[in-house]
The prediction has a mean pLDDT of 83. The RNA shown here (transfer RNA) has 74 nucleotides and comes from Methanoregula sp. SKADARSKE-2. It was read from a public genome assembly. Rfam family: tRNA. It is annotated as a transfer RNA.
């Protein structure tokens, strides 16, 4: 130096492929429940969807650069 792949709350991840409300688990919080815990059960909070441009009435999602990771080739 070229190629591939990943990037979404704190954490694991769907969800992009075929654009139209941003989701699930686990975690925090607060509440029932209990002598007190843990378990369990109701509610809630938390996202610049890596970064920037482009297309479009609308972009996590299409496109084109750019980083950061992890592979592969020379």
């Nucleotide at each position: 130096g070229c190629c591939u792949a990943u990037g979404u709350g704190a954490c694991a991840c769907a969800g992009c492929c075929c654009g139209g409300c941003a989701g699930u688990g686990u975690g925090c919080c607060u509440c029932c429940u209990u002598g007190g815990u843990a378990a369990g059960g109701a509610g809630g909070a938390a996202g610049u969807c890596c970064c920037g441009a482009g297309u479009u009435c609308a972009a996590a999602u299409c496109u084109c650069g750019g980083c950061a990771u992890a592979g592969g080739c020379u």
Background: The source organism's lineage runs through Archaea, Methanobacteriota, Methanomicrobia, Methanomicrobiales and Methanoregula.